[in-house]
Context: one part of a larger RNA
RNA sequence: CUCGUUAAGGAACUAGGCAAAUUAGUGGCCGUAAGUUCGCAAUAUGGCCUGCCCCAGUUCGCAAGAAUUUGGGGCUGCAACAACCGUACUUCUACCGACUGUUUAUCAAAAACACAGCUCCCUGCUAAACUCGUAAGAGGAUGUAUAGGGGGUGAUCCCUGACCAGUGCUGGAAUGUUAAGCUUGGGGGUCGUAUCCGCAAGGGUAUGGCUCACUGAGUGAAGCACCAGUGAACGUCGGCGAUAACUAUAAUCGUCCAAAGGUAGCGUAAUCCCUUGCCAGGUAAGUUCUGGCCCGCAUGAAUGGGUUAACGAGUAGAGGACUGUCUCAACGAGGCGCCCG
Repeated sequence: CUCGUUAAGGAACUAGGCAAAUUAGUGGCCGUAAGUUCGCAAUAUGGCCUGCCCCAGUUCGCAAGAAUUUGGGGCUGCAACAACCGUACUUCUACCGACUGUUUAUCAAAAACACAGCUCCCUGCUAAACUCGUAAGAGGAUGUAUAGGGGGUGAUCCCUGACCAGUGCUGGAAUGUUAAGCUUGGGGGUCGUAUCCGCAAGGGUAUGGCUCACUGAGUGAAGCACCAGUGAACGUCGGCGAUAACUAUAAUCGUCCAAAGGUAGCGUAAUCCCUUGCCAGGUAAGUUCUGGCCCGCAUGAAUGGGUUAACGAGUAGAGGACUGUCUCAACGAGGCGCCCG
């Protein structure tokens, strides 16, 4: 290290019954609770039988015979499911997730993902929406709103409150703002023409082309501003003071702010800091557990709220049985390494 056995006790071990032990023929007969979506729960839990021989019976067959899940009697042993392989320990309570399924190949299998169901948004098709591609083209689909795509939630059951102020989305088009472009001025450059001044160089005025990274005005869409709607869109859902004929508490009142002030539920919770909250149960003794309470640091309604039968190699607590887990260790078998010879 791998096994085996063990007095008395029997979880006192430990984070935790981890490991081990117990139980254990989806064989027969009997019997089986709460709960429940009436399907289940359920092989619930639990009790008894089981080998072999003889007799009788039964079924099939024309018969020979075969089968026997039937009844009675007898035999052996401490013990008769099985030749071997093989083959459930169980009960109660709570949490989470409805379920079967999926996942971190190589530390996580779960309460995570998915799921049926529910709901919101987009899409009316010559080229749907959407996705891939520069494009051609392809998927969607040889489909057509009972269809397809996207987001959220996550069976069922009871439900899903208030707020559109901010952000987003949808709709609207009167007004404001707003780009390039286009139109039209001013200014500059350059090439001409006419004319004036000047000896010339050059300058002035008028006018015609071309042109500019100069500068005004007019026109100019969506968008934004603006006006509405919209929460199973992102989200948000209050302070302070006073008050009842014991006390305490506050149905009630006042006031400030706000878009509106958290409704039904649930609640010391997988959420509670204080906290081992308080009361009760279970124990001789219980920071865990269960049932209540509610001053919810910081619960709360599809980021769903509450509840649920069935299910789970899920999590927490308790019981029965069982045991070397332990009190507390002992002995035996085999093996690896090392030491001695």
Molecule: large-subunit ribosomal RNA, domain IV
Organism: Candidatus Staskawiczbacteria bacterium